Source information
Large-subunit ribosomal RNA, domain II from an Elusimicrobiota bacterium, 700 nucleotides, folded computationally. The RNAcentral record of the full RNA draws on ENA. The coordinates come from a structure-prediction model, not an experiment, and the mean pLDDT is 84. It matches the Rfam family "Bacterial large subunit ribosomal RNA". Clan: LSU clan.
[in-house]
Context: one part of a larger RNA
Formats: sequence, C1' cells, structure tokens
RNA sequence: UCCGGCGAGUUGUUUUAUCGAGUAAGUUUAACCUUUAUAUGAAAGUAUAUGGGGUAGGCGAAGGGAAACCAAGUCUGAAUAAGGCGUUUAACUCGAUAGAGCAGACCCGAAGCCAUGUGAUCUAUCCUUGGUCAGGUUGAACCUUGUUUAAUCACGAGGGGAGGACCGAACUAGUUGGUGUUGCAAAACCUCUGGAUGAACUGAGGAUAGGGGUGAAAGGUCAAUCUAACAUGGUGAUAGCUGGUUCUCUCCGAAAUAGCUUUGGGGCUAGGCUGGUAAUUUAACUAUAAGGGGUAGAGCACUGGAUAAUGUAGGGUCUGUAACCCAGAUUCCGAAUUUAACCAAACUCCGAAUACUUAUAAGAAUAUUACUGGACUCAGUGCGUGAGGGAUAAGCUUCACGCGCAAAAGGGGAACAGCCCAGAUUACCGAUUAAGGUCCCUAAAUUGUGAUUAAGUGUGAAAGGACGUGAAGUUGCUUAGACAGCUAGGAGGUUGGCUUAGAAGCAGCCAUCCUUUAAAGAGUGCGUAACAGCUCACUAGUCAAGCGAUUUUGCGCUAAAAAUUUCCGGGGCUAAAUCACAUACCGAAGUCGUAAAAUUAACUAUAGUUUACUAUAGUUAUUUGGUAGGAGAGCGUUCCUAGCUGGGACGAAGGUGUACCGUAAGGAGCACUGGACUGCUAGGAAGUGAGGAUGUCGGA
Repeated sequence: UCCGGCGAGUUGUUUUAUCGAGUAAGUUUAACCUUUAUAUGAAAGUAUAUGGGGUAGGCGAAGGGAAACCAAGUCUGAAUAAGGCGUUUAACUCGAUAGAGCAGACCCGAAGCCAUGUGAUCUAUCCUUGGUCAGGUUGAACCUUGUUUAAUCACGAGGGGAGGACCGAACUAGUUGGUGUUGCAAAACCUCUGGAUGAACUGAGGAUAGGGGUGAAAGGUCAAUCUAACAUGGUGAUAGCUGGUUCUCUCCGAAAUAGCUUUGGGGCUAGGCUGGUAAUUUAACUAUAAGGGGUAGAGCACUGGAUAAUGUAGGGUCUGUAACCCAGAUUCCGAAUUUAACCAAACUCCGAAUACUUAUAAGAAUAUUACUGGACUCAGUGCGUGAGGGAUAAGCUUCACGCGCAAAAGGGGAACAGCCCAGAUUACCGAUUAAGGUCCCUAAAUUGUGAUUAAGUGUGAAAGGACGUGAAGUUGCUUAGACAGCUAGGAGGUUGGCUUAGAAGCAGCCAUCCUUUAAAGAGUGCGUAACAGCUCACUAGUCAAGCGAUUUUGCGCUAAAAAUUUCCGGGGCUAAAUCACAUACCGAAGUCGUAAAAUUAACUAUAGUUUACUAUAGUUAUUUGGUAGGAGAGCGUUCCUAGCUGGGACGAAGGUGUACCGUAAGGAGCACUGGACUGCUAGGAAGUGAGGAUGUCGGA
C1' cells in the first nucleotide's frame, strides 16, 4: 500500500413543538394483584408479551396576595380613585418524529491530578566480607662510612625504597577521527586517547523508595521510563482543539456582518436560510407627485490660507540745522482698506445627479407581513467605483456601494477561483447566436473598400531627443528667376582708436563712420608671434520651378543592460499589423426545436366522500447549478407478528456468469456451483448501509 471482517447521534429520564390515537370538564393510572400465551426448568419458580383489576398520586377545570385571607376577582391604597396581575374556558393520557436539559450523550485522541501498591538483579551512595593490579623508571626520609669541623652543619660514596610519583600491559575509562544509522548493537566496531598502589578497580551478601531515596551537583540517577518511577484504580478525567462520521432521489438554500463577551480560530442575541400555520394585497421594479438634505461641482459672502498692483497709516533713508523737536523730500519697506487673479476634509452667498421617505397608479410571485419548529454562519476573497491609512507603493490595509468567486459547471482570455460572455433537469450525428474569432496548428474570410506603418512597430516602459513619414493649417521668398550647386567678385580711407612686446576685421575695451560700387561687416568662422592665407555675410553670372520657417495632429525611431531558449501560445506574417466602414461565416451545457422526468399553481375528469379534503389520470402555465443547512419521498440489511393450505434434496441460503426491469438506492429470470434452509405481502423493532478516522484485527 492493497484485500476482507469490525468501526461513530444511542439509551434512560424530564420537557417543548408538530403529527396520529383514545376520552373529554375532565383525563390518567404507579406500585401491586391476576387471566392467557411463549421461553427455561424435573418441579417450584423466573422472564417476556397480552388482557383484566388497582383512584395512591399527577395534570387540567381560578385567580390575586409576602401572608392571614378573599375570590371572577384580588393586591396596593384612606378611597367607590387610579394602577398591577387575572376573568371572556379545553384539557389529559399514550405513541411517533424533531429539538432542548441531566446523564460519558456521535466516535477515537491528550499532557496531566489524586489514591493504593510494586520495584535498588540497571544505576547512585553506604555497610559487611573477599579478590585483582606484567614489566620498567625515578630514588624522599633514614642508616653506614669517608672527607671536613673543636663539635655541629656541609660535601662524597654505599645502603635504603617513599610517592592520590613517572613510562606501560591486564583491568578500568570513553578523548579524536572513521564505519555503522531498516546497525552485529534501541549506543556497537576500528583507530586514537585518560587512569593504571589509589579519593584505584572488582565479586558476593545487605541498607536507603516516589514530593521520597541517592547524588565529588549533570536535574544526574532510582530496571532501554525521570523538572517527580512503574502498576492498578478514580476513569468513558477534561479537550471552546484536530481527525473521522457508512444507502438513493427531489424542493429551497445561506453567512463570513452588528452589539456584548478574561472576548477575539469560542459563545449569546439580532441579521441572512428553511419547514409549518395564519393574515393581507401587497413586495421588488416602473411612472407621477410631494418632501428634507448640503455630497460632486462651483464660489470667496463668512473662517482661514495665499499672489500681484496701488500705495494710506506706520517705518527706513536723505535734506533743512551744530543738535533736538519739527518740517520737507523719496524709482525704499509697507498693516488695515481697495482692485485683479486663486486655494480648503474639519470654509459656504450657492448647489446637482443619484439615493432615501411618503402618497397614488400599475404590478400574483415558490412575493410580503406576523407567529412558530429546525438550523448553519461570526477567519472571507478578487474586480469596478467613492474615500481614509500607506509613498495618490503592495496580490497592502480599513470602510461604503455594486458584481463575481466562495457555493457555478459551459465558451473566451495560450495555460489562469474572483476578468469578458453565459447560469448545466435528462436525451438528440437538429437550428441559431454571445463574448471572442475566421493563413496553418484550430471550427470559420488568404472577404471587400479606403487609408497608415517599414519599425517584425504590431509582439513590454517614461521624461528627454531627432531633416522618419502621412494629414491639416499659418507665414516668408519666387519667371522682375527664388532655394541648392557651379563661375567670378567680396574693395578703398585703414594696421579705426585705445591697450599691448605685438593687436593689422578676428586676445580684450570703446566706437562702428565715410567712400567706390552690382555688392562687400571697422567683419561669421578657421588661421598667424604679429602680418599673410582660407572662408562667410553681401553681389553678379549660369541654371530653371518651386524653396524656406513655424503650429496642431496620425503612425513610426531613439532613450531600452541580467542571469536556461521566452514579453505574438507556436509556425510564421509586410499583412496574417494598425485605423475606419461593410458583408458573410465560426463559435457555449445561452436561446430555439423534438421527446422524456420531476417541482409549484390553476383547471377538468374519475374514485373515496355530506361540503371541505384526499388519491389517481389529464390539460395549461411555471420551475428544476449548488457548499453549510432546512424540508420531503424512497431503496436495502437483521430480527419479530399475521397471511400466502408460500418455496425447498426433482436442490434453500451463499458463490460465479449474464445481452432483462427501474430516474436512483436497487430488483428479477436463467445457467453452473453449493448442500439446508428461505421468500413475498401488510405491519412492527433496530447492534440498519464505509473508502477514508497516522482507525482496529487478520491476510497478501
């Protein structure tokens, strides 16, 4: 991992609602007694079912008051006031279903807490009694002796053999690296290493026990278990948490919000869903009418901000004077005011569209409202729009309105919950469209007309930049010859003056005239040390028709560097790109067509039936995506009761195969196998349905 078996809303009791039944101002028995039947047993008896009895008790029929007490009333009260609670009647019992309370309460799952016991064959420490430590090294005290000394001290030689001494086996420990890591091993093996006469190691026996021991102390250790052992019990501890929760079909169908919460991944109430009952003719939506508002916008009348002008008050400066006061002047600054032009979520002289409220009309649909049974939901998410926070960042965050996803399949978008189109009851080798497409991949135009683009732009990006190119303007020059090219000229006063070493058109400063001319600057650039030289402006000739400047705009160019080949889905395309117009076609589970099923409503017929109502059949209309969840209808399993004078060795159940029936769960028939039980109909009762729970047991 697979296969097979087992595996989760149960039972008791109390209570609420609905449905069914009985009786009804009543209703009902409990314990207990007992008839009958069945099971068991030798019997007695016991158990279960059923019928009869049994009136204790319960609920109801009257309430009010704390109570005495009174009573359709009563209480408060001084009250005949006023008010509170009542009075105008339907209940009780049993059963079923669905909730709730108490119980383990759908199932599995803690870490834990407490009690009572069991453990020191592991390990910690201690006690008693034993055992073990190759070999080598060092050479303390002390002794003897020699030298020396007055004698010690000291020194030399010999002996001696101390040490938590040294090296190193056994033994013990476990430092380094490696192997091993479903191992040889739930801690080993190889290598390396520490101690190795000591606080050494070790055998046997004994002692200390769980909030306790023991601990040269690491929270170590106390039998592979230790920040409180193990076993059993309390115990099905508790789990606002995770996982799982078993057949089918049909109808409806959410929420991820508000308030409160030692509350935030939980709850309670409301909101949103569903079933029932009742009421109303409304609800959504549309039209008309009437409303209030202070948003968008706009504005500057208020509150603030803020620019310029005028320039007053005021200030600065200057003059009058030696100085003050004072006076005068001013290309200065400049409040309030005035003029012009602006800004505002917490400004408003103004002011929409929408939205909201009300009224009227229309509006019948699984609509609205009320009561009531049952829930689920309280982590939301993307997009569009209006805003706050943030950086007018985020697949960011917090609100509001809308849509989708969630709970929605289908088509498009290459792929892609939230984008675009569109809401799947079923069948069809029918039709027609939406978004989006029509060269090939790939269904449908190599469709038509007119333009643009040359960049593979299309097929990623800004400011900025540019004789790209199309369109529309404005303006200048031009057959009295423009623009570009070519030929020729481009002069004189003069080297203007100043400056300077020099300054001659051309370092710099000042001025920038006059003359000859067709024209020629006291000089546009290059150049020289300064000149020179080249060139330009300007002019003529030649040539012959358009040439410049500028504005707006379409499509392009550039700006443009990243890590696998990659910013058309690919091939590829000069249209198969872009713009405008037109026609045709393709294209979905949309729509239409044909057939079928079911939902809801209305009507018709038949049957039951007093009407009502129910069932069946039909017609018409309608609806049929769906998670949590509500409601309805069914299938199947085991057992029980009754019927079928059921079936069965002429072969039951079970198994294997199979082309049959049913919308599904499922149900037959036949054949083989199997070898003894079992079916259908009407009811009843449940240990009633598995693929999931790191489920559990067995097997592979």